[in-house]
RNA sequence: GUGCAGCGCGUCUAGGGUUCCGGCCGCCUCGUUCGGCGGCGCUGGUCCGAGAGACGCGCUUCAGGCGGGCAAGCCUGAAGACACGGCGGGGCAAAAUCCCGGGAGGU
Numbered sequence: 001g002u003g004c005a006g007c008g009c010g011u012c013u014a015g016g017g018u019u020c021c022g023g024c025c026g027c028c029u030c031g032u033u034c035g036g037c038g039g040c041g042c043u044g045g046u047c048c049g050a051g052a053g054a055c056g057c058g059c060u061u062c063a064g065g066c067g068g069g070c071a072a073g074c075c076u077g078a079a080g081a082c083a084c085g086g087c088g089g090g091g092c093a094a095a096a097u098c099c100c101g102g103g104a105g106g107u
Stems, first nucleotide, its partner, number of pairs: 007058006015048002020045002022042001023040006059080008082102001084105001088100003
């Protein structure tokens, strides 16, 4: 310097904003019912949601056993380590630890 591998999915959480619901404010309106329009992310519900977060299911490898011409298949157990990280861009209504991305860069 290059290549391979460092696994996939689901449910959730940290987190995220504002399409809908709700809340607050203003107006339609002198008061009121109903309704409408606009504004404000505002504890929340819907929604999005982690490579470096959790749990579960699978998958891979190894060991033992069953099976057997042959490990095709089945059962049990174990392992799947480590992980600092921009700017900028993308899409959804919008934003984000989402995606680009275990990227650039750093050690």
A computed fold for a 107-nucleotide RNA from Chelatococcus sambhunathii, annotated as Guanidine-I riboswitch aptamer.
The model forms 100% of the base pairs in the Rfam consensus.
Rfam family: Guanidine-I riboswitch aptamer. Gene Ontology term of the family: regulation of gene expression.